Predicted 3D model of RNase P RNA and transfer RNA as a complex of 447 nucleotides.
The coordinates come from a structure-prediction model, not an experiment, and the mean pLDDT is 78.
It holds a member of the Rfam family "Bacterial RNase P class A". It is annotated as a ribozyme. Its family is annotated with ribonuclease P activity, dimeric ribonuclease P complex and tRNA processing in the Gene Ontology.
[in-house]
RNA sequence: GGAGUCGGUCAGGCAACCGCGCGCCGCGCUAAGCGCGGCGUGAGGAAAGUCCGGGCUCCACAGGACAGGGCGCCAGGUAACCCCUGGGGGGCGCGAGCCUGCGGUCAGUGCAGCAGAAAGCAAACCGCCAGCAAUGCACGUCGGUAACCUGGCGGGCAGAGCCGGUAAGGGUGAAAGGGUGCGGUAAGAGCGCACCGCGGAAUCCGGCAACGGUUCCGGCUAGGCAUCCCCGCCCGGAGCAAGGCCAAAUAGGGGUCCUUUGGUGUGGUCCGCACCGGACCCGGGUAGGCCGCAAGAGGCGAUUCGGCAACGAUCGUCCCAGAUGAAUGGUUGCCCGCGACAGAACCCGGCUUAUCGACCGACUCCUACA
RNA sequence: GCUCAUAUAGCUCAGGCGGUAGAGCACUUCCUUGGUAAGGAAGAGGUCACCGGUUCAAAUCCGGGUUAUCAGCUCCA
Numbered sequence: 001g002g003a004g005u006c007g008g009u010c011a012g013g014c015a016a017c018c019g020c021g022c023g024c025c026g027c028g029c030u031a032a033g034c035g036c037g038g039c040g041u042g043a044g045g046a047a048a049g050u051c052c053g054g055g056c057u058c059c060a061c062a063g064g065a066c067a068g069g070g071c072g073c074c075a076g077g078u079a080a081c082c083c084c085u086g087g088g089g090g091g092c093g094c095g096a097g098c099c100u101g102c103g104g105u106c107a108g109u110g111c112a113g114c115a116g117a118a119a120g121c122a123a124a125c126c127g128c129c130a131g132c133a134a135u136g137c138a139c140g141u142c143g144g145u146a147a148c149c150u151g152g153c154g155g156g157c158a159g160a161g162c163c164g165g166u167a168a169g170g171g172u173g174a175a176a177g178g179g180u181g182c183g184g185u186a187a188g189a190g191c192g193c194a195c196c197g198c199g200g201a202a203u204c205c206g207g208c209a210a211c212g213g214u215u216c217c218g219g220c221u222a223g224g225c226a227u228c229c230c231c232g233c234c235c236g237g238a239g240c241a242a243g244g245c246c247a248a249a250u251a252g253g254g255g256u257c258c259u260u261u262g263g264u265g266u267g268g269u270c271c272g273c274a275c276c277g278g279a280c281c282c283g284g285g286u287a288g289g290c291c292g293c294a295a296g297a298g299g300c301g302a303u304u305c306g307g308c309a310a311c312g313a314u315c316g317u318c319c320c321a322g323a324u325g326a327a328u329g330g331u332u333g334c335c336c337g338c339g340a341c342a343g344a345a346c347c348c349g350g351c352u353u354a355u356c357g358a359c360c361g362a363c364u365c366c367u368a369c370a
Numbered sequence: 371g372c373u374c375a376u377a378u379a380g381c382u383c384a385g386g387c388g389g390u391a392g393a394g395c396a397c398u399u400c401c402u403u404g405g406u407a408a409g410g411a412a413g414a415g416g417u418c419a420c421c422g423g424u425u426c427a428a429a430u431c432c433g434g435g436u437u438a439u440c441a442g443c444u445c446c447a
Base pairs, nucleotide, nucleotide: 001366002365003364004363005362006361007360008359009358010357012335013334014333015332016331017330018329020042021041022040023039024038025037026036027035028034029033044341048352049351051350052349053348054347055346056239057238058237059236063271064270065269066268068235069234070233071232072231073087074086075085076084077083088102089100090099091098092097103230104229108228110225111224125170126169127166128165129164131162132161135158136157137156139154140153141152142151178196179195180194181193182192183191197220198218199217200216201215202214204213205212206211243291244290245289246288253282254281255280256279257278258277262276263275264274265273284446285445298318299317300316301315302314303313305312306311336339371443372442373441375439376438377437380395381394382393383392389426397413398412399411400410401409419436420435421433422432423431
């Protein structure tokens, strides 16, 4: 100098003027309240998706069984988690690092189409090899002939076919029952051996554990599947339009259906518990206010206090949006790098997704120079 | 704001127990008819909304990932 990895911070700034929501104070009119003035305060890292987990509220005090759903290496953190931290196994990268739905399957079941000879405790299509062998070829020898041909005998080579061996090679496939090498063999083969891999065992060693190591045994059918199933753990349902209070208003109505072994109570079913009507449609009324609603598993900082860390403990300090047609905006000036994604709606912890750019810290690789 | 559901041919829908996707209507060509309709025969038309993962293989299984569409939910009697 270049390329890259991980973690973190910020998200245009300043000023003036005009506006908007909320809170407090003052004044005026005052029945609630309204108006004016002043001061304070006023979106995010994701406020988003609603994907997990909880708080809160109601349903009975949420109880029992079945069904259903979720999670799934180990340990820890947490209110809880499909989250986070640390570790293990596996995969990727030269590396810093990154990814990982990663329980069992010798309890059982299912799947693996097509292709291929054979696909789950498998198989011989081609090829290779032993044996038998129709037949063919040349040769030797014997006999024969005028000279050949034909013929007998002998071994050699090739060999359709038959019967076996073989999983080394070819071919099919995603996958063909360990890999490489040496020996071995008719040809081959864990058939034998060495190394690597695999499976199993150990009252061994390290570790809380997952797991790793070592030693020994076994020539080795030990495989894959986000699926059924099995095992372990967890889960009652609904959601702030939850729910509570006040006020206002009326036609407190009509129809259809379900019934007491029933129906309803926000439960998939049954039991249990409570209640005695319930479901749908038509019609009627009000469409106002208050609480819930923001001091919280809260933010920031410190201590060396515990811990590798996530986090916890203690102390200090701060109050930081609360709307309900729903506020957070507009204009002007200056500056810079010319400004992305995007707007709270009961609250919180996570995850995921979107995002112009700028800066900081730690680290890796390459190249050059000293 | 809260809670679901759905996406397969031009339209309406099957298939969803992984093995390469169908039906009806519509469309094209031909037959039939003097011509049209109906009928008959043949045919075309699909990234199974998109993206990622698992698997040899995904419309199908998985995803806490995107997009679009649809539906329900106030109070009183």